[in-house]
The RNA shown here (transfer RNA) has 74 nucleotides and comes from a Lachnospiraceae bacterium.

C1' cells in the first nucleotide's frame, strides 16, 4: 500500500435480509417488601445508530468518502 469484518444507552448485544414511531438483558434512580442489607416486585431516566455528504416523502438500513479497532495480503 490493497482487500475484508465490526462500529447502535453506562456495559455485552439484537434490529439492516424486505427503508415506514429505535429495542432486550445487565446496570442506574425511585416505591413497595425488609430491625437494615441482598434478593424480589412495579415503576421511571438515558442513545435519534461512528462522523460528513447524498439518494427518498421517509435511513441504523441504500451510495459515496472518511475516522477508529480487529484480521488477511504484499
Nucleotide at each position: 500500500c490493497g482487500g475484508a469484518a465490526u462500529g447502535u444507552g453506562g456495559c455485552u448485544c439484537a434490529g439492516u435480509u424486505u427503508g415506514g414511531u429505535a429495542g432486550a438483558g445487565c446496570a442506574c434512580c425511585a416505591a413497595g417488601u425488609u430491625c437494615g442489607g441482598g434478593a424480589c416486585u412495579u415503576g421511571g431516566g438515558g442513545g435519534u445508530c461512528g462522523c460528513g455528504c447524498g439518494u427518498u416523502c421517509g435511513a441504523a438500513u441504500c451510495g459515496c468518502g472518511u475516522c477508529a479497532u480487529u484480521c488477511c495480503g504484499a
Rfam family: tRNA. Rfam classes the family as a transfer RNA. About the family: Transfer RNA (tRNA) molecules are approximately 80 nucleotides in length.